[in-house]
Molecule: small-subunit ribosomal RNA
Organism: Candidatus Magasanikiibacteriota bacterium
RNA sequence: UUAUUGAGAGUUUGAUCCUGGCUCAGGAUGAACGCUGGCGGCGUGUCUAAGGCAUGCAAGUCGAGCGACGUGCCCCGAUACACUUUGUAGAUAUAGCGCAAAUGCGCGGAUGUCUCUAGAGUGUAUCGGGAUUACGAGCGGCAAACGGGAGCGUAACACAUUGGUAAUCUACCUCUGAGUCGAGCAUAGCUCCAGGAAACUGGAAUUAAUACUCGAUGGUCAUGGGGGGUCGCAAGACAUUCCCAUGUAAAGAUUUAUCACUCAGAGAGGAGCCUAUGUCCUAUCAGCUUGUUGGUGAGGUAAAAGCUCACCAAGGCUAUGACGGGUACCGGGCGUGAGAGCGUGACCCGGCUCACUGGGACUGAGACACUGCCCAGACUCCUACGGGAGGCUGCAGUCAAGAAUAUUCCGCAAUGGCCGAAAGGCUGACGGAGCGACGCCGCGUGCAGGAAGACGCCCUUCGGGGUGUAAACUGCUUUUCUCAGGGAAGAAUUCGUGACGGUACCUGAGGAAUAAGAGGUUGCUAACUCUGUGCCAGCAGCAGCGGUAAUACAGAGACCUCAAGCGUUAUCCGGAUUCAUUGGGCGUAAAGCGUCCGCAGGUGGACAAGUAAGUUGGUGGUUAAAUCCUCGGGCUUAACCCGAGAACCGCCAUCAAAACUACUUGACUAGAGGCUGGAAGAGGCAUAUGGAACUGCCGGUGUAGUAGUAAAAUGCGUUGAUAUCGGCAGGAACACCAAAGGCGAAGGCAGUAUGCUGGAACAGUCCUGACACUCAGGGACGAAAGCGUGGGUAGCGAAUGGGAUUAGAUACCCCAGUAGUCCACGCCCUAAACUAUGUGCACUAGGUAUUGGAAGUAUCGACCCUUUCAGUGCCGUUUAAAAAAGCUAACGCGUUAAGUGCACCGCCUGGGGAGUACGGCCGCAAGGCUAAAACUCAAAGGAAUAGACGGGGACCCGCACAAGCGGUGGAUCAUGUGGUUUAAUUCGAUGAUACGCGGCGAACCUUACCUGGGCUCAACUACUAGCUGCAAUCCGGCGGAAACGCCGGACGCCUUCGAGGGUGCUAGAUAGGUGCUGCAUGGUUGCCGUCAGCUCGUGCCGUGAGGUGUACCCUUAAGUGGGGUAACGAGCGCAACCCUCGUCGUGUGUUACAUUGUACACACGAGACUGCCAGCGCAAGCUGGAGGAAGGUGGGGACGACGUCAAAUCAGCAUGGCUCUUACGUCCAGGGCGACACACAUGAUACAAUGGCCGGUACAGAGGGUAGCCAAACCGCGAGGUGGAGCUAAUCCCAGAAAACCGGUCUCAGUUCAGAUUGCAGGCUGCAACUCGCCUGCAUGAAGUUGGAAUCGCUAGUAAACGCGCAUCAGCCACGGCGCGUUGAAUACGUUCUCGGGUCUUGUACUCACCGCCCGUCACACCACGAAAGUUGGCAGCACCCGAAGGCUCCCGUAAGGGGGACUAAGGUGAGGUCAGUAAUCAGGGUGAAGUCGUAACAAGGCAUCCGUAGCGGAAGCUGUGGAUGGAUCACCUCCUUU
Repeated sequence: UUAUUGAGAGUUUGAUCCUGGCUCAGGAUGAACGCUGGCGGCGUGUCUAAGGCAUGCAAGUCGAGCGACGUGCCCCGAUACACUUUGUAGAUAUAGCGCAAAUGCGCGGAUGUCUCUAGAGUGUAUCGGGAUUACGAGCGGCAAACGGGAGCGUAACACAUUGGUAAUCUACCUCUGAGUCGAGCAUAGCUCCAGGAAACUGGAAUUAAUACUCGAUGGUCAUGGGGGGUCGCAAGACAUUCCCAUGUAAAGAUUUAUCACUCAGAGAGGAGCCUAUGUCCUAUCAGCUUGUUGGUGAGGUAAAAGCUCACCAAGGCUAUGACGGGUACCGGGCGUGAGAGCGUGACCCGGCUCACUGGGACUGAGACACUGCCCAGACUCCUACGGGAGGCUGCAGUCAAGAAUAUUCCGCAAUGGCCGAAAGGCUGACGGAGCGACGCCGCGUGCAGGAAGACGCCCUUCGGGGUGUAAACUGCUUUUCUCAGGGAAGAAUUCGUGACGGUACCUGAGGAAUAAGAGGUUGCUAACUCUGUGCCAGCAGCAGCGGUAAUACAGAGACCUCAAGCGUUAUCCGGAUUCAUUGGGCGUAAAGCGUCCGCAGGUGGACAAGUAAGUUGGUGGUUAAAUCCUCGGGCUUAACCCGAGAACCGCCAUCAAAACUACUUGACUAGAGGCUGGAAGAGGCAUAUGGAACUGCCGGUGUAGUAGUAAAAUGCGUUGAUAUCGGCAGGAACACCAAAGGCGAAGGCAGUAUGCUGGAACAGUCCUGACACUCAGGGACGAAAGCGUGGGUAGCGAAUGGGAUUAGAUACCCCAGUAGUCCACGCCCUAAACUAUGUGCACUAGGUAUUGGAAGUAUCGACCCUUUCAGUGCCGUUUAAAAAAGCUAACGCGUUAAGUGCACCGCCUGGGGAGUACGGCCGCAAGGCUAAAACUCAAAGGAAUAGACGGGGACCCGCACAAGCGGUGGAUCAUGUGGUUUAAUUCGAUGAUACGCGGCGAACCUUACCUGGGCUCAACUACUAGCUGCAAUCCGGCGGAAACGCCGGACGCCUUCGAGGGUGCUAGAUAGGUGCUGCAUGGUUGCCGUCAGCUCGUGCCGUGAGGUGUACCCUUAAGUGGGGUAACGAGCGCAACCCUCGUCGUGUGUUACAUUGUACACACGAGACUGCCAGCGCAAGCUGGAGGAAGGUGGGGACGACGUCAAAUCAGCAUGGCUCUUACGUCCAGGGCGACACACAUGAUACAAUGGCCGGUACAGAGGGUAGCCAAACCGCGAGGUGGAGCUAAUCCCAGAAAACCGGUCUCAGUUCAGAUUGCAGGCUGCAACUCGCCUGCAUGAAGUUGGAAUCGCUAGUAAACGCGCAUCAGCCACGGCGCGUUGAAUACGUUCUCGGGUCUUGUACUCACCGCCCGUCACACCACGAAAGUUGGCAGCACCCGAAGGCUCCCGUAAGGGGGACUAAGGUGAGGUCAGUAAUCAGGGUGAAGUCGUAACAAGGCAUCCGUAGCGGAAGCUGUGGAUGGAUCACCUCCUUU
């Protein structure tokens, strides 16, 4: 200084923040699968069985190394034969011709055949020669160790990077120097013989060479010895060395130019060996090793070396992970990623390893050799059974395996390789084509116009909208396609040579022609409607959809995305900062070891000098190519390819610097330690000792209880307890002091005294001189319980026994009581071992208490006081009180940090499974330490918020309790309900908030139910079409229970004259349903509750949910008002406004009166507001008083906030959806809703003297009345009847009010109480009183003598008592409901308790909100794991036996060869190890809609919970002992602050 460079979302909750997992969106693949599929280019294609392979090909070449041939070809010559042709001669046959009747005779030379001779040509065979070529073999040379394939093995110098080789080799190639003389023995082939089925083998004879052997010569060669030089640390090496001795070479071919050969040196390339560094998981693998580590000598190799052997020594490796186990070729690279990383090692390139499995060597420059050899083994094939043959992990191909991977193709034209002098040969390397959408890239499937918009389909509010310019139709174009014509580059090389290929490409013609799908549409995530289905069928990546209105299933339409592809599955990276180096955490979410000591390790105060390992800079080398990046270029473009540059972050060498780290040396004192002095302390160990209490024993006194609990009982006690006094004994623990106090590393430590002993602090500033901090492994200590041995045992007290409680009570409570608790010694080693907070150091206001010291004042001295220093401990902190900053998810922490930093250690990575299994170590045991996986879930969790809840707390209110009055619950009856019954007893209402409720009127009707009988466009509404008639309707008769049906008769319509209205019939859309769903709804209603609450705007606080406002104090009936206040205001509620009653005034006066006016009625006004006074109070207001008809809301009513109960009602009404349609509709008769062993609820009447009965006498209000109320009068004992006046009502009527009062009687009885029940006789309503009405009279005269547990109403004109009226209604089951007045009380100390509500606060694991949540056993089903008598297999080793080929070695032999030895593959035997499979059975775990038993936990969860440990119990669990607070509540103490 430039460029590039990082996205999140869903899901835990009622909501929030955090922690934390799961899931998604992206990219990639040698892929596979599903649906679909036009073309081209470039790539790519058995990832599984390194399983088995038929067939063909994949390594040959050289005749210019060689001999003998054989065969074939060519040339020449010779011979023989055949054929053809030409010429000549002969014979014969036939056709033809002539003669002839026929047989026959003759002519003629056309044709055929045969013979002879000569020439030429051709072919065949043989022989000879030649040459070249080719083939088949052989000897010989070179190649075959390359190229091609695969990844078994291998965790290693295999690979990568960097060095070394002074410890090495190297054929072919290049360069340099010097040479190539002479001689000789064989052998294959071939021939002959022999064996064998074959493969092949043996013997004899013969022959050549660039095959082999011998001799000579030679050097800069090799070996040995010696002298000197240079370099090197050294071993040692050699440019220009020198001398001596010994030894070792060669091959020719062809032609005339070369090639080949030998020795020596150099180069290039190749190879071997060695070093450093890097290189997976596992410690539930911790010790490994005997050729092992080193030395000497020998052997061996191209070469160093235990590489091998003999001897000697006893070493070597390992926590920086040896050894073992598992897995795996390595790298360049590839995928992803912002990067760091993580994953991976197909194709291409480099290296390694392997070639049926195992072992071995030979040849060679090179191999221990993919298509060579030997041996062993398995497998396959041939066989004459005696023996033999084989190795596709080369290219194709085949079988098998598998989700899955291609042609038994063309060519050596190009590039490359081997051989050859070359021509050339070989080459499944390679170049190409084929198949597969397997991948990447490119192109196309047409373009333009074309309707306010066709058809079809979809939706619809039925109006319309969408598909949609889309189509049709018109015009245009031709990439692609088809046909035709032309036609390459690739050839390097003068000629000739192209598999690909008549391909690419070009031109012309034809014709929109040949060419679109897949996935998705709830959110994440782009895209929505209808229908079907009804927790079914199904979907789903996660959350989750589906139980009758599914944008989530299925279909359709529409839409979205990508496109010759689209989706799914699998795997990898990313997102995931979710292993955090970059870049996380550990108080409460997972996470600090119980504590300390301490080796290794890590880190380390201040000064100086030196070194230069780290560090920094420069230079040089290397880091293969390809890939990636940048630029440029070539295929029409791109993919692809080519060129150049950059990069490859690494390593090595060298030079330099010296700040920092390190190292060395010297010196320092601030860290650390030591020394001296006084002083504090429940620090530890041991010994001794003391008093109180307790229990026991003895004795005295004394008598009936005692003990225990919520209450009891068991127990103890007249054999004398308890109580009390005295004495004795024993064990354990140490009141007061005592405290949030002290000490200790932690656990922990408490009477007193003594002894021994550890540590800290302070002062002095004397000594050492960094000696320090932390600490894996290791060591020590380590409450309680528990274990072993021996003591001891007062109290307490697991287990156990008994008593209670309880449904049970293996518990809580009580009575006993064993281990244990105590001591000594030895184990155990765990706790909520907690401050849930590792240790050390440093920094960042303080207050207070205490320990020690110093100074000052003062004092004789001390105490006290003040100041100060050092230390220890504690509290507190933002509100009145002493700050903050900072951190934190919040709570909170805050100089004792959870702040800011450094050093080191430990630990965590979703929940469950599980701190479990297996293994190991420790332990006497109990058990401890270490420590998984399968499987399963989408959460588990932390903090805080709003609610709800609590057998939590505080305050307040209410006829909530209390104080009172009267009831209910007992009796009889009425009514309602449950139940039962029934053909039906229609339906609904069901804690409070159903039950005299819907129903303010069930004999029929109502009526919805049952039985039976009828109707089917219908009982009712509205419409269309057709037909027929003209009404409708009424009357009579018959059947019938009626409905209805049949018959007859009467009438036979209106009209605008249109069959218009009406009516009938037929048909159709439709009617109808008290059928279902109140959990689809509207409307209405109940309860909380006439309770005082419920919210909003803006602001403020909080990351946020949310809070504040609305808390607090005073007050109120009230969130009423006031004060105060980070709140200020506002809304719905409260109150007021409305109605009514009470007082007065004014006005009016029909029907009212005792008629001047008042009562009364109506209407309009006034009046009450804490307005006035006193007291208290800041105020609001409270208390009292005056006045007033009324006083603090004057009484009553209407009026019911946000919401709760899926509360009630589909049967009042309305209504979506579903459902019935000769019936679930509709009509009719009868029955039922009225039943009756019972149970409940609400009432009525009573049980009597405050009364009953009889007689008499008073006083209301509010209502109702024309289908009605009904007067007088008369009849009847009465219900009632007759009657008909009056009244559409302040006029008339219902209508006598009753209790009350006066008088009389009854006299405490089942009565002169009470009236049920029943009988008889009547009355009334009604079509009809049997089921099933009301009333009257007479008679009858039941239960009942005040009501158990329990429970209801009411606070003043109220309760209680008394009657009157009305609605419904023909009548009435009304004793009900709704109103009205008459008479008219008692009590409230008060808020402890019950119920309900409000506010605040607290706990919570609840939020469907306690009717919540939730734990464990048992039973059933499924799943995975563990143990297990056993059993099966793999792997690696050990001991022994046997031992092929082979090299080594020894012996015999002239040699060939034979024999022996040690080593050794495979094999065998044996005892073990380790890893897996399987198994009767056993145990625990997980999941499951629903089951059984209990109720453990969450609230004080009803016994606070939890941790460790021990015992016990169906189970959760209980109990003992020690510990924690992660316990509510109340009281007390202490501290801080204020007054």